[in-house]
Context: one part of a larger RNA
RNA sequence: UGACGGGGGCCCGCACAAGCGGUGGAGCAUGUGGUUUAAUUCGAUGCAACGCGAAGAACCUUACCUAGGUUUGAAAUAGUCAAGAAAAGUACGAGAAAUCGUCUUCCAGCAAUGGCUUGAUUACAGGUGCUGCAUGGCUGUCGUCAGCUCGUGUCGUGAGAUGUUGGGUUAAGUCCCGCAACGAGCGCAACCCUUGCCUUUAGUUGCCAGCAUUCAGUUGGGCACUCUAGAGGGACUGCCGGUGUUAAACCGGAGGAAGGUGGGGAUGACGUCAAGUCCUCAUGGCCCUUAUAUCUAGGGCUACACACGUGCUACAAUGGCGGUCACAAAGGGCAACAGCAAAACCGCGAGGUGAAGCUAAUCCCAUAAAAGCCGUCCAAGUUCGGAUUGCAGUCUGCAACUCGACUGCAUGAAGUUGGAAUCGCUAGUAAUCGUGGAUCAGAAUGCCACGGUGAAUACGUUCCCGGGCCUUGUACA
Repeated sequence: UGACGGGGGCCCGCACAAGCGGUGGAGCAUGUGGUUUAAUUCGAUGCAACGCGAAGAACCUUACCUAGGUUUGAAAUAGUCAAGAAAAGUACGAGAAAUCGUCUUCCAGCAAUGGCUUGAUUACAGGUGCUGCAUGGCUGUCGUCAGCUCGUGUCGUGAGAUGUUGGGUUAAGUCCCGCAACGAGCGCAACCCUUGCCUUUAGUUGCCAGCAUUCAGUUGGGCACUCUAGAGGGACUGCCGGUGUUAAACCGGAGGAAGGUGGGGAUGACGUCAAGUCCUCAUGGCCCUUAUAUCUAGGGCUACACACGUGCUACAAUGGCGGUCACAAAGGGCAACAGCAAAACCGCGAGGUGAAGCUAAUCCCAUAAAAGCCGUCCAAGUUCGGAUUGCAGUCUGCAACUCGACUGCAUGAAGUUGGAAUCGCUAGUAAUCGUGGAUCAGAAUGCCACGGUGAAUACGUUCCCGGGCCUUGUACA
């Protein structure tokens, strides 16, 4: 100087407390461990691994296993030699395919030769093989915590100290005052995006107050309103009162759409964990080179006495079922490989036929659902719950056996609110209800986003956890 303390002081955080809803019990989905297996590819392992890499394993992917093949190789560059073919072919044969064998056929140029292809050969290729403890890059974490440093000066023999401590204050090393310090840098804040109010510009694909018109903003007309998307304004403790050291600031108030960082996002200092990743990529070293490379078919990654994590659906009446009936936001969609698809018709339904329209504020996906109203059920393993299983189907796709999603009929398990323990959340939040998107042929209860309805509680900081500052002890570095 740090680190540590079941030392002290001060302060913060959904850290506790106060509340609301969960997990832990059930069924299922998914990930992991373990076990099994020819293989169940590999990585991630307290917080910070476990719906993680994977924004999507039937083949492919695919790295694993079995079997069958190839060896200058599936793809790359260059050289030498030889051949004239090769690619291709609804050709023939073998095969699971890869591939092998047979058959047919070069081009330009007068020529040399060149192009193209094959074969041989030499350099080489190739490796998701090892080492993340050789590395770059990227990322997690402490933590959006308020810290981390430097120059000059001063003090100290020196390591170092000072500044950065102290008194206040703040979300903040934020600001003020004081002070052997005076300044500065990286962080904080602001600048950026979004949302909330107003003005203005512009009215098509958007809108409709008044006028006419229609089943319908449908059409004429209009751009006031909504909205869209550009430019501005607006909030600064600016004003008033009080407290405070005449400070910084705090408390209350006015005006205001908004008040003290308005809400949300992006933004992550010096560093820590030899944290994670050699399987994104790049790369040193090592290793393989008729194999650890490469092609193909089938299988596996989907196994199942069990254990754990994360979720979905429930156990019902604030509900289930039937009928009726409103109100969103944000997205996506085809010109090269073919998207979104309306009306109408068929089907109980998944879906099928169909093809209008749309390169989209125009058309489509697309009926939002919960809510409201009416009826029924009457406390039961039920008109709750939907697992499991049987049969019959639909769709995608060469192909749904291993191993897809969905539909109809039948079946109707467990489950009556969950031990110890444990998680999230402070407001348009939790809870609850639907909608869309990426990936994607198909395949979400996951992920990312969108809106609808919409709470309760916070006395307080004694305690648990994590963190910041000062101080103290130490046989630790």